The prediction has a mean pLDDT of 80. Large-subunit ribosomal RNA, domain I from a Patescibacteria group bacterium, 536 nucleotides, folded computationally. Rfam family: Bacterial large subunit ribosomal RNA.

[in-house]
Context: one part of a larger RNA
RNA sequence: CUAACGGUGGAUGCCUAGGUACAACGAGCCGAGGAAGGACGUACAUGGCGACGAUACUCGUCGGGGAGGUGCCAAGAACCUUUGAUCCGGCGGUUUCCGAAUGAGGAAACUCAAUCAGGUGAAAGCCUGGUUAUCUUGUUGGGCUUGACUCAACAAGGAGGGUACCCGGAGAACUGAAACAUCUAAGUAACCGGUGGAAAAGAAAUCGAAUGAGAUUCCGUAAGUAGCGGCGAGCGAAAGCGGAGGAGCCUAAACCUGUUCAUUGAACAGGGGUUGCGGGACGCCAGUAGGGAGUAUUUGCGGUAGCAGAAUGUUCUGGAAUGGACAGCCAAAGAAGGUGAAAGCCCUGUAAGCGAAACCGGCAUAUACCUCGGGCGAGUUCCCAAGUACCGUGGGGGAAGGACCCUGCGGGAAUCUGGGGAGGCCACUCUCCAAGGCUAAAUACUCGUUGUGUCCGAUAGUGAACUAGUACCGUGAGGGAAAGGUGAAAAGAAGGGUGAGACACCCAGUGAAAUAGAAACUGAAACUGUUAGCUA
Numbered sequence: 001c002u003a004a005c006g007g008u009g010g011a012u013g014c015c016u017a018g019g020u021a022c023a024a025c026g027a028g029c030c031g032a033g034g035a036a037g038g039a040c041g042u043a044c045a046u047g048g049c050g051a052c053g054a055u056a057c058u059c060g061u062c063g064g065g066g067a068g069g070u071g072c073c074a075a076g077a078a079c080c081u082u083u084g085a086u087c088c089g090g091c092g093g094u095u096u097c098c099g100a101a102u103g104a105g106g107a108a109a110c111u112c113a114a115u116c117a118g119g120u121g122a123a124a125g126c127c128u129g130g131u132u133a134u135c136u137u138g139u140u141g142g143g144c145u146u147g148a149c150u151c152a153a154c155a156a157g158g159a160g161g162g163u164a165c166c167c168g169g170a171g172a173a174c175u176g177a178a179a180c181a182u183c184u185a186a187g188u189a190a191c192c193g194g195u196g197g198a199a200a201a202g203a204a205a206u207c208g209a210a211u212g213a214g215a216u217u218c219c220g221u222a223a224g225u226a227g228c229g230g231c232g233a234g235c236g237a238a239a240g241c242g243g244a245g246g247a248g249c250c251u252a253a254a255c256c257u258g259u260u261c262a263u264u265g266a267a268c269a270g271g272g273g274u275u276g277c278g279g280g281a282c283g284c285c286a287g288u289a290g291g292g293a294g295u296a297u298u299u300g301c302g303g304u305a306g307c308a309g310a311a312u313g314u315u316c317u318g319g320a321a322u323g324g325a326c327a328g329c330c331a332a333a334g335a336a337g338g339u340g341a342a343a344g345c346c347c348u349g350u351a352a353g354c355g356a357a358a359c360c361g362g363c364a365u366a367u368a369c370c371u372c373g374g375g376c377g378a379g380u381u382c383c384c385a386a387g388u389a390c391c392g393u394g395g396g397g398g399a400a401g402g403a404c405c406c407u408g409c410g411g412g413a414a415u416c417u418g419g420g421g422a423g424g425c426c427a428c429u430c431u432c433c434a435a436g437g438c439u440a441a442a443u444a445c446u447c448g449u450u451g452u453g454u455c456c457g458a459u460a461g462u463g464a465a466c467u468a469g470u471a472c473c474g475u476g477a478g479g480g481a482a483a484g485g486u487g488a489a490a491a492g493a494a495g496g497g498u499g500a501g502a503c504a505c506c507c508a509g510u511g512a513a514a515u516a517g518a519a520a521c522u523g524a525a526a527c528u529g530u531u532a533g534c535u536a
Stems, first nucleotide, its partner, number of pairs: 001533007013521001014485002018456002020453009029161002037098003040053003044076001047073003050057001059092006068080003103112003113132008135157009144147001165196001166194004176183001180230001206213002217244005227235002248438003251385001255271007276416001278384004283376003290372003294369004299364002301361004306354002312327005328345002330334001336348003390411008418433005472479002495507004
């Protein structure tokens, strides 16, 4: 070096129990009635996981279900069960200790109290159950220094948690610009506050320039356009159009009435009233038609367990038939998974159907209550949101900007013959009515169920297919693995031998196979042996 046969090793192939992305549908807050999250316990025996809580692998009840069951790793023992268990669902019960943690304390899961009631005891005491934190608001009562005071009792509420989504506050830098300062990254990250199942926004002092539109939100387009920009890097609209969805309302004021306090009035309550072809007050006519997003009930529908569900045999090969051959059948079911190889007709299912004592849900229907709600006319007496609009100046927002919107400081209006806007400003014209408030849906995200994938297949896919946020590391914040596969079935090798013994070996036995023997499917390479040959 070649060949054969091995060892080691765990690649490859096949597999999937787990992931991942998306879609449809459904659900969406929990908590002093003690949450989220934990500690410690609970079984015949109990180490881990799961479940449960001193009523502790469970209790009651109402339903479902019908033969097995006492969770898994994981066997054993002893039991339960057709007098209906185990199991599944609804509603309840119990629910130690810590934790907002709340009687006081505390180095969480511990220590120590007060008080009321009960039990026990001769007593001291012990045991059981309840109450006792703070803050805000309200009520009642007390105190004095009569106050934005204080004390007590009672009642109601708050607190803490929540992956992502949402709103607000405050807000970087690396980076890019091939350096860097305006700019960018980016109103991003991290931080703080707050609500909800969604949040926010929202019924024009809007947009606009035509025969105008008519709350908000979201998607597509307009469009990488108009623009902005050390006109660099880069940033980047809106109207309009097409869709999803569709819903509009309530106050303040004038005026009237009442109550209380009170010299001119004020406060409160009720009526009235809500708009931009200006509206309302004031006067007249009607008190109806109708609307509702509120509450309760009725009926239907849906959810939380389930029920039922068609149709195949023979033979051959084989360890095994779902395969071959032959002959049939069902199909509103030939989706899928399993079964000793590849099954419409073996099993679970699938199609089309059926089903709730209890609890829940929104939608529709009907009823009751509740609530909202009309029209006409004249005149120009009254009202129509003030430190506001607006102006100056300094900032911020929005793609940008001197317009617009928000805002610190300084000034500071008008009341319909009024006021804002139409991109400096003025005129004309057009348009809207600020300085009070509410508002479903279309939208975002998470979880559940179902389904799908020219998604992964164990160095992949989640960090995690396995005791995984585990082991382990770190004072800590935090970091963070590796690790899947016997066989159809344990049939997991009785018995014998060698041996000091073994997780060793040889027989024997099981099995289709043991070079499938538990360090186990397949079993590549590196590496390493044994035997034979070759080469120098």